RNA sequence: GGAGCACACCAGCCGAGCGGUGGUUCCUCAGCGAUCCACCGGCGGGGGACCCACAGCGGAACCAACCGAGUCCGCACGGGGCGAAUCGGACCGAAUGUCCGUAGCGCGGCAGCGCGAGCCCGUCAGCUCACCUCGUAGGCAACUGCAACCGUGCGC
Numbered sequence: 001g002g003a004g005c006a007c008a009c010c011a012g013c014c015g016a017g018c019g020g021u022g023g024u025u026c027c028u029c030a031g032c033g034a035u036c037c038a039c040c041g042g043c044g045g046g047g048g049a050c051c052c053a054c055a056g057c058g059g060a061a062c063c064a065a066c067c068g069a070g071u072c073c074g075c076a077c078g079g080g081g082c083g084a085a086u087c088g089g090a091c092c093g094a095a096u097g098u099c100c101g102u103a104g105c106g107c108g109g110c111a112g113c114g115c116g117a118g119c120c121c122g123u124c125a126g127c128u129c130a131c132c133u134c135g136u137a138g139g140c141a142a143c144u145g146c147a148a149c150c151g152u153g154c155g156c
Base pairs, nucleotide, nucleotide: 001149004146005145006144012140013139014138018041019040020039021038022037023036025034026033042136043135044134045133046132047131052126056075057074058073059072060071078124079121080120081119082118087101088100089099090098091097104115105114106113107112
């Protein structure tokens, strides 16, 4: 110097993820605190009319002719939500993966430093008044302590 480990009340960060009332259980000498449930408020999300928007490609028939969210056939392909977390390129035959960027996002003393994931619905949902419904988690980390290992100096 330092990977890592422990700690996490006060102070701090990401996030909607906070406050109150009542009750169950646990702990305690007792407050306090923790856990679970219900309700209220706040915050956040989803579904949900008119109007508006959207409408894969090719062919055939219908129609006086043309047109079409119309009919039939063939081909191709599902779609959507939370979140900043999308998109592009290179490497490999491909997948997984790796790397370089990037829309976008966070912190900051505004120098700069990071992120650019993951999960869910299940053939279904554009917008959307009324209305219906769900969530209110999780994680990180300064200080402090220990410390593998590495480097340097001095002495013998």